The prediction has a mean pLDDT of 80. A computed fold for a 74-nucleotide RNA from Herpetosiphon geysericola, annotated as transfer RNA. Rfam family: tRNA. Gene Ontology term of the family: triplet codon-amino acid adaptor activity. NCBI's taxonomy places the organism under Bacteria, Bacillati, Chloroflexota, Chloroflexia, Herpetosiphon.

RNA sequence: GGCGCAUUCGUCUAGCGGCCUAGGACGUCACCCUUUCAAGGUGAAGAUCACGGGUUCGAAUCCCGUAUGCGUCA
Numbered sequence: 001g002g003c004g005c006a007u008u009c010g011u012c013u014a015g016c017g018g019c020c021u022a023g024g025a026c027g028u029c030a031c032c033c034u035u036u037c038a039a040g041g042u043g044a045a046g047a048u049c050a051c052g053g054g055u056u057c058g059a060a061u062c063c064c065g066u067a068u069g070c071g072u073c074a
Base pairs, nucleotide, nucleotide: 001073002072003071004070005069006068007067010026011025012024013023018057028044029043030042031041032040050066051065052064053063054062
């Protein structure tokens, strides 16, 4: 340098163009329970989907470019 794959809450992940103002688990916070802690229960906050464009009535999802990481070929 060529090709391929990946990038989504703090972490891990679901999501095959409209049911997604993105769901779940762990974690965090509040309250309940308990003499206290842990466990358990209830609730809440938290991602404009790596970045920039494009296609479309509509994009996390399709296309192009960029960045980072991994694999592979030279």